[in-house]
A computed fold for a 119-nucleotide RNA from Blautia pseudococcoides, annotated as FMN riboswitch aptamer (RFN element). The prediction has a mean pLDDT of 83. The sequence is in RNAcentral, with records from Rfam and Ribocentre.
């Protein structure tokens, strides 16, 4: 200089406050949050992960996979800025869950560090 490998470490947030009822952080009104990776800075664009489904003894492989629009700025924004909306896995509960509770001190997308064959 490179950047195959390998090996450490990190890697998910979230109902205040009211009503109802014998019960609800589940319903009702309001509130609250938003993984990675790409792009002019994204829960809503394109990709992947997780979940969940299938086949396998298992390692793995395959399928499944939510939801936004106008304006304004600028060279570029479905990413910013103002506006008005809309989404969110099982499983489990005294009464229906994105937010409790569980699998999960789990897994991972990746992130950053470190060693490094070789030239």
């Nucleotide at each position: 200089a490179a950047a195959a490998u390998u090996c450490u470490u990190c890697g998910g947030g979230g109902c205040a406050g009211g009503g109802u009822g014998u019960a609800a952080c589940u319903c009702c009104c309001u509130a609250c949050c938003g993984g990675c990776g790409g792009u002019a800075g994204a829960g809503u664009c394109c990709g992947c992960g997780a979940c969940c489904c299938a086949u396998g003894u298992a390692a793995a492989u395959g399928g499944c996979u939510g939801a936004a629009c106008c304006g304004g700025u600028g060279u570029g924004a479905u990413u910013c800025c103002g506006g008005u909306a809309c989404c969110g896995a099982c499983a489990g509960u005294u009464a229906a869950a994105g937010u409790c509770u569980g699998g999960a001190u789990g897994a991972g997308a990746g992130a950053a560090g470190a060693a490094a064959a070789u030239g």